[in-house]
Context: one part of a larger RNA
RNA sequence: AUUGAACGCUGGCGGCAGGCUUAACACAUGCAAGUCGAACGGUAACAGGAGAAAAGCUUGCUUUUUUUUGCUGACGAGUGGCGGACGGGUGAGUAAUGCUUGGGAAUCUGCCUUAUGGAGGGGGAUAACUACGGGAAACUGUAGCUAAUACCGCGUAAUGUCUUCGGAUUAAAGUGUGGGACCUACGGGCCACAUGCCAUAAGAUGAGCCCAAGUGAGAUUAGGUAGUUGGUGAGGUAAAGGCUCACCAAGCUGACGAUCUCUAGCUGGUUUGAGAGGAUGACCAGCCACACUGGAACUGAGACACGGUCCAGACUCCUACGGGAGGCAGCAGUGGGGAAUAUUGCACAAUGGGCGCAAGCCUGAUGCAGCCAUGCCGCGUGAAUGAAGAAGGCUUUCGGGUUGUAAAGUUCUUUCAGUGGUGAGGAAGGGGUGAUAUCUAAUAGGUAUCAUCAUUGACGUUAGCCACAGAAGAAGCACCGGCUAACUCCGUGCCAGCAGCCGCGGUAAUACGGAGGGUGCGAGCGUUAAUC
Numbered sequence: 001a002u003u004g005a006a007c008g009c010u011g012g013c014g015g016c017a018g019g020c021u022u023a024a025c026a027c028a029u030g031c032a033a034g035u036c037g038a039a040c041g042g043u044a045a046c047a048g049g050a051g052a053a054a055a056g057c058u059u060g061c062u063u064u065u066u067u068u069u070g071c072u073g074a075c076g077a078g079u080g081g082c083g084g085a086c087g088g089g090u091g092a093g094u095a096a097u098g099c100u101u102g103g104g105a106a107u108c109u110g111c112c113u114u115a116u117g118g119a120g121g122g123g124g125a126u127a128a129c130u131a132c133g134g135g136a137a138a139c140u141g142u143a144g145c146u147a148a149u150a151c152c153g154c155g156u157a158a159u160g161u162c163u164u165c166g167g168a169u170u171a172a173a174g175u176g177u178g179g180g181a182c183c184u185a186c187g188g189g190c191c192a193c194a195u196g197c198c199a200u201a202a203g204a205u206g207a208g209c210c211c212a213a214g215u216g217a218g219a220u221u222a223g224g225u226a227g228u229u230g231g232u233g234a235g236g237u238a239a240a241g242g243c244u245c246a247c248c249a250a251g252c253u254g255a256c257g258a259u260c261u262c263u264a265g266c267u268g269g270u271u272u273g274a275g276a277g278g279a280u281g282a283c284c285a286g287c288c289a290c291a292c293u294g295g296a297a298c299u300g301a302g303a304c305a306c307g308g309u310c311c312a313g314a315c316u317c318c319u320a321c322g323g324g325a326g327g328c329a330g331c332a333g334u335g336g337g338g339a340a341u342a343u344u345g346c347a348c349a350a351u352g353g354g355c356g357c358a359a360g361c362c363u364g365a366u367g368c369a370g371c372c373a374u375g376c377c378g379c380g381u382g383a384a385u386g387a388a389g390a391a392g393g394c395u396u397u398c399g400g401g402u403u404g405u406a407a408a409g410u411u412c413u414u415u416c417a418g419u420g421g422u423g424a425g426g427a428a429g430g431g432g433u434g435a436u437a438u439c440u441a442a443u444a445g446g447u448a449u450c451a452u453c454a455u456u457g458a459c460g461u462u463a464g465c466c467a468c469a470g471a472a473g474a475a476g477c478a479c480c481g482g483c484u485a486a487c488u489c490c491g492u493g494c495c496a497g498c499a500g501c502c503g504c505g506g507u508a509a510u511a512c513g514g515a516g517g518g519u520g521c522g523a524g525c526g527u528u529a530a531u532c
Base pairs, nucleotide, nucleotide: 001531002530003529005528006527007526008525009524012379013378014377015376016375017374018372019371020337025335026334027333029332030331031330034082035081036080039079040078042075043074046073047072048071049069051068052067053066054065055064057060089290090289091288098215099214100213101212102211103210104209107207108206112203113202114201115200116199117198118197120154122152123151129144130143131142132141133140134139160169161168162167174195175194176193177192178191179190182189183188216262217261218260223253224252225251228250229249230248231247232246233245234244235243265287266286267285268284269280270279271278272277292313293312294311295310296309315326316325317324318323343369345368346367347366351365352363353362354361355360382412383411384410385409392403393402394401395400416473418468419467420466421465422464426459429455431453432452433451434450435449436448437447438446439445476521477520478519479518480517481502482501483500487516488515489514490513491512497504498503
């Protein structure tokens, strides 16, 4: 000088940061990943409309109730699509399959951008649902019905893939909005636009792989290695490769420290230091690894997947004993451990993400608030005047000295806190209406720009500003022998005690305890721990 600190005494306000370093210990409860009806069959609930019937009575033919009807807004459950591989957490493992820096070639890449071409014609199922069951539950069986942007053939086929260069082979899906003619089995066809789909080529982004150098300690660890090292061939992968396998050769590595053991996530950085260097890797950012422990694959553009699946294990829970359920190293919170570390808060208003044409929905990411002097920074606890140098305290050589302009008194001010008012900015957008431009056959409709109207804030009793009252509500802690700024009295008597080092204390202790006085820092001050 520094700290993610802790402890003791003390404690007024604000701003900005930070807050389980220990048990990767176990977890009650709630929330943390959904969304799309503009993919689909539909309609459990809610609201509206329509028709019919019945009841009630105010006798109206429309009020109330009941029933019917997916007709509409919407929508539980289901099929389907996209997203659950991001975001968030933790540092157990890992001394190199990691990280950092610099290179490389044998690769893939959903959504996005650019470009070219295509989107023809068919089929069979299945959930939901219905019926009948099984089971305590979790869940599940049989039969029947139905749809799709779900699934499967056929056709088409290049700048794709394979190729013996002849050829072979490979795809798709619709939906919404609007409409003048024309057609219609009145469902629509058809046309236009928007969006979606398929193939290919490129881009962007992301990811996988390889090489070199650097990246802890121990020699009281000296040899290690059989898929081991290389080759040929094959398999496998998105992709090079002993990655895997068959055969062949006997290599490969090591005192420039292999192997083994211990420790450890790495980096940008942080901290200290004049620097070189040392120590360190909280917060923030990049990479890696992990998700109760171990193993495995499936789906998918991407995982061998924190809030997915399967198997095994430990633990916890439910059970009708046959069988089942679970995984906070997400945000809060609980127990435990510990010197020690916070609320079971508010909101999606902003930023960002997922889905959706959009409105919107979801978002413990995030934005905010709460707690804690944990740190840094700022402000305040009053200002001026005031000598009778008051009283009191302490001391004294008894004259005095000191506390001390300190107080009282007088005159002022009102930051902050308090009370009452006022009040930005964080709001960009989205919605309604209108105009213009553009796509178009179109004054529909879509898109863009502009105008206008009413609106969107968790924080929030916001920041700031104004007014009110009154010095009113706000100072402690450590030290005073030397190092080291600051001295006297009393008590004690090698006792009680102090102490970082030297050392104090055995009757005049500036070193122990108290008091007065002083010194230092100040909402803090000291101690302990740790680093330079």
Description: The part of an RNA shown here (small-subunit ribosomal RNA, 5' domain) has 532 nucleotides and comes from an uncultured bacterium. The RNAcentral record of the full RNA draws on ENA and SILVA. Its mean pLDDT, the model's own confidence on a scale to 100, is 87.